[in-house]
Bacterial large signal recognition particle RNA from an Actinomycetota bacterium, 268 nucleotides, folded computationally.
It matches the Rfam family "Bacterial large signal recognition particle RNA". A reference for the family is Rosenblad et al. (2003), "SRPDB: Signal Recognition Particle Database", Nucleic Acids Res. From the family's description: The signal recognition particle (SRP) is a universally conserved ribonucleoprotein involved in the co-translational targeting of proteins to membranes. The family's RNA type in Rfam is non-coding RNA gene.
RNA sequence: CCGUGCUAGGCGGGGGGCUAGGGAUCCCCUGUAACCGGAGAUUCCCUUUAUGCCGGGCCGAUUACCUGUUCGCGGCUGAUGUAUGACCGGGCAGCCCCCGGUGAGCAGUGUUGAUGGUUGGGUCCUACGCGACCCGGAGCCGUGAACCCGGUCAGGCCCGGAAGGGAGCAGCCGUAAGCGGUCACCCGGGAGUGCCGUGGGAGUGCCCGGCCGGAGCCGGCUGCCGGAACAGCGCCGGCUGUGCAUCGGUCAAGGGCAGGGUGCACGG
Numbered sequence: 001c002c003g004u005g006c007u008a009g010g011c012g013g014g015g016g017g018c019u020a021g022g023g024a025u026c027c028c029c030u031g032u033a034a035c036c037g038g039a040g041a042u043u044c045c046c047u048u049u050a051u052g053c054c055g056g057g058c059c060g061a062u063u064a065c066c067u068g069u070u071c072g073c074g075g076c077u078g079a080u081g082u083a084u085g086a087c088c089g090g091g092c093a094g095c096c097c098c099c100g101g102u103g104a105g106c107a108g109u110g111u112u113g114a115u116g117g118u119u120g121g122g123u124c125c126u127a128c129g130c131g132a133c134c135c136g137g138a139g140c141c142g143u144g145a146a147c148c149c150g151g152u153c154a155g156g157c158c159c160g161g162a163a164g165g166g167a168g169c170a171g172c173c174g175u176a177a178g179c180g181g182u183c184a185c186c187c188g189g190g191a192g193u194g195c196c197g198u199g200g201g202a203g204u205g206c207c208c209g210g211c212c213g214g215a216g217c218c219g220g221c222u223g224c225c226g227g228a229a230c231a232g233c234g235c236c237g238g239c240u241g242u243g244c245a246u247c248g249g250u251c252a253a254g255g256g257c258a259g260g261g262u263g264c265a266c267g268g
Base pairs, nucleotide, nucleotide: 001268002267003266004265005264006263009059010058011057012030013029014028015027016026020047021046022045023044024043035056036055037054038053065260066259067258068257069256070255071254074251075250076249077248078247079246080245081244082243083242084241085240087238088237089236090235092234094233095232098227099226100225101224102223104222105221106220108217109216116212117211118210119209120208121207122206123205124201125200126199127198128197129196130194131193133190134189135188136187137186139182140181141180142179143178149174150173151172152171157166158165159164
């Protein structure tokens, strides 16, 4: 140095998350020549020599491994800035809502006479009267009794020798209580009664008018001034989440460069 058979080792790594902690299943990044099957989130295997577990397969001392350095995907994290969302607080008074004032502008109203003054009436209360309405009574009309209401009582009945007398049903006439109607007038009563009359009162709010007088009145909208208010918007402060940017820290796949190292047995 070559061949055969072994063994160590290898058949991905990293960040996040989870965990007391180390791995795995999970998410993401990187990357490949990166095996197969099984269980694994209220989970699986472990304990600082923890860097998975169970079963099978392949490569195998080299394209594998180790050290340093450089570039560096990607993640995590601190500070600052910026944008934005949730929440808490303030009451700043800009908006919204409310109150008072003012009257500059607009509108309305006013010489067909404003504000103001004075006066009369209405609206309001009360007493009396009148009217309307309603109820009852009286009045009037109608109706109204098998017998036990009246009159007249055919027939029939009773008394009588007769003359005559008596009671009396139906019918007819009438009437009582009652019932129905009417109700102009009369009497009594009532009240969600009246464009009614008379007297008295209250009051100045509103309405209508007379007289005096002679230019404002009003406060609807805008503006201005003041107040009140915090539910909402805005503002201010705080806290927290998210995105982006800058600076820093940390871990780091993978690539480049340099160096180190390469086992055992047998045979040639």
The sequence is in RNAcentral, with records from ENA. It is recorded under the gene name ffs.